[in-house]
């Protein structure tokens, strides 16, 4: 410089174009003489950004920006 992969909850990762869940945190509550395991439930996403197809975009095209890995 080129070429290819990823970017979603504080973390880890799902989600077949029909509108984002699930682990695990943190919290409250049950539960124990207490504490912890465990049960319940709350709380937490402008899906990296702007555009653009589309009735409808996390998802398909384009540009930019971050990471990481191959090549020069």
């Nucleotide at each position: 410089u080129g070429c290819g992969a990823c970017u979603u909850a504080a973390u880890u990762c799902a989600a077949u174009g029909g509108a984002a869940g699930a682990a695990g945190a943190u919290c409250a509550u049950c539960g124990u003489u207490a504490c912890a395991a465990g049960g319940u439930g709350a709380u937490a996403g402008u899906u990296g950004a702007a555009a653009g197809u589309u009735c409808g975009a996390a998802u398909c095209u384009u540009u930019c920006a971050g990471u990481c890995g191959c090549a020069a």
Molecule: transfer RNA
Organism: Lacibacter sediminis